[in-house]
Context: one part of a larger RNA
RNA sequence: CUGGGCGUAAAGCGCAUGUAGGCGGUUUGAUAAGUCUGGUGUGAAAGCCCCGAGCUCAACUUGGGAACUGCAUUGGAUACUGUCAGACUAGAGUGUCAAAGAGGAUGAUGGAAUUAUGCAUGGAGAGGUGGAAUUCAUAGAUAUGCAUAGGAACACCGGUGGCGAAGGCGAUCAUCUGGGUGACAACUGACGCUGAGAUGCGAAAGCGUGGGGAGCAAACAGGAUUAGAUACCCUGGUAGUCCACGCCGUAAACGAUGAAUGCUAGACGUUGGAUAAUUACUUUCAGUGUCGAAGUUAACACGAUAAGCAUUCCGCCUGGGGAGUACGGUCGCAAGAUUAAAACUC
Numbered sequence: 001c002u003g004g005g006c007g008u009a010a011a012g013c014g015c016a017u018g019u020a021g022g023c024g025g026u027u028u029g030a031u032a033a034g035u036c037u038g039g040u041g042u043g044a045a046a047g048c049c050c051c052g053a054g055c056u057c058a059a060c061u062u063g064g065g066a067a068c069u070g071c072a073u074u075g076g077a078u079a080c081u082g083u084c085a086g087a088c089u090a091g092a093g094u095g096u097c098a099a100a101g102a103g104g105a106u107g108a109u110g111g112a113a114u115u116a117u118g119c120a121u122g123g124a125g126a127g128g129u130g131g132a133a134u135u136c137a138u139a140g141a142u143a144u145g146c147a148u149a150g151g152a153a154c155a156c157c158g159g160u161g162g163c164g165a166a167g168g169c170g171a172u173c174a175u176c177u178g179g180g181u182g183a184c185a186a187c188u189g190a191c192g193c194u195g196a197g198a199u200g201c202g203a204a205a206g207c208g209u210g211g212g213g214a215g216c217a218a219a220c221a222g223g224a225u226u227a228g229a230u231a232c233c234c235u236g237g238u239a240g241u242c243c244a245c246g247c248c249g250u251a252a253a254c255g256a257u258g259a260a261u262g263c264u265a266g267a268c269g270u271u272g273g274a275u276a277a278u279u280a281c282u283u284u285c286a287g288u289g290u291c292g293a294a295g296u297u298a299a300c301a302c303g304a305u306a307a308g309c310a311u312u313c314c315g316c317c318u319g320g321g322g323a324g325u326a327c328g329g330u331c332g333c334a335a336g337a338u339u340a341a342a343a344c345u346c
Stems, first nucleotide, its partner, number of pairs: 004317003007300002012314001014201004021194003025088007033081002035077008049065006091191001092188003095184004103177007110154001115149007125136002162169002206247006215241002220236004258313006266291009295302002319346003328339004
């Protein structure tokens, strides 16, 4: 390379935008590059293959043929692909109307709770645990009331509900802003799909600078437990968690399932539209779930949200360990990330 695969056996990039490239709707005409067909030239000889001949046979030698799947040139064919010109509207996009949403950013505001502080009441315990102790408390704790401060998170609503490409998004209001959906079918007329490189986004932790710090809490200290206890439990507690700006670029980044398009029984929920008209059966589009026909699967299971039947493009896999490691390159302040072997061994 051929071939086979990628939910769980090895294997879908964390997600998107998009360059090159690959692939691409209906129809008319032209062209004849790909494609098909004929001719001509060439494709040395030997060898291989077939039919013969000569050495007693064979090896060997030798005659003829076939073959040389190719290249060039020329005549023709025009279904398909390409190219050029024209047309179309079912893909794609625009427009008008309508409704939904924790989509994003910024600002403002609110109440409950925890903690601290002040004042008041009160007077001996409180905390905590399996049981205790460390701890707090007559310098007045715990408890109760009022007030003040500050930070973080937003109970109920809340729902296999919604939105977002993914990460993710949940108090309220305002401003700015992205995307999707339905109906209409007015406009453009293939403008599309995928996407190596590339670029952007990307939980948590971590890093840099400056703020902030209520609660929680790695590290750390103490008390327990225990044979020990560098733990589980308890009392404390610093980074961090929060904000601004800048890095990092990884996760069981999961549906362990790449994107797009078409086709293939139904049943039952639910979200947002439309339809129908009068209260509900219908019908339909876009999501989100459960169960299942055909079919698929090693099984589990999947089953119009496919893991079914097909097409296009990309990524990835090729026994276990060594190893996602070493070396080198690139990136990073660092931590490290990314790319990525071999010896050896079973």